[in-house]
RNA sequence: GGCUCCAUCGUCUAACGGUUAGGACGGGUCCCUUUCACGGACCAAAUCGGGGUUCGAUUCCCCGUGGAGUCA
Repeated sequence: GGCUCCAUCGUCUAACGGUUAGGACGGGUCCCUUUCACGGACCAAAUCGGGGUUCGAUUCCCCGUGGAGUCA
């Protein structure tokens, strides 16, 4: 340098083009407990950047950025 793949809460991971963007771990508040732990209830937290297609884009297309693999 060519080709292929990936990018979503702090982490891991879902999501027919129409979702309140879901779940687990982690975090916070409360309950339970003499206290801690366990357990329970609730809460906060995300779509890599720019453009395009579309009535509507996390999803499709293009460019870029970053990462992984492969060939040279």
The prediction has a mean pLDDT of 82.
Transfer RNA from a Patescibacteria group bacterium, 72 nucleotides, folded computationally.
The sequence is in RNAcentral, with records from ENA.
Rfam family: tRNA. The family's RNA type in Rfam is transfer RNA.